[in-house]
RNA sequence: GGGCUGGUAGCUCAAUGGUAGAGCAGUUGCCUCUUAAGCAAUUGGUUCCGGGUUCGAGUCCCGGCCAGCUCA
Numbered sequence: 001g002g003g004c005u006g007g008u009a010g011c012u013c014a015a016u017g018g019u020a021g022a023g024c025a026g027u028u029g030c031c032u033c034u035u036a037a038g039c040a041a042u043u044g045g046u047u048c049c050g051g052g053u054u055c056g057a058g059u060c061c062c063g064g065c066c067a068g069c070u071c072a
Stems, first nucleotide, its partner, number of pairs: 001071007010024004018055001026042005048064005
């Protein structure tokens, strides 16, 4: 340098072009002599960046950045 895959909540990951979610973590409460475990509720998002298509984009297209794999 070429090719492929990926980038979404603090972490690991979902999401047919049509309200961005789950688990863990965090917070509050219940329970308990206390802790842990358990139960209930709840907070948290510029979907890597910039454009394009579309009534509508996390999703499709183009460019860029970053990471991994691979070829030379």
Transfer RNA from a Candidatus Dojkabacteria bacterium, 72 nucleotides, folded computationally.
Rfam family: tRNA. It is annotated as a transfer RNA.
NCBI's taxonomy places the organism under Bacteria, Bacteria candidate phyla, Candidatus Dojkabacteria.
The sequence is in RNAcentral, with records from ENA.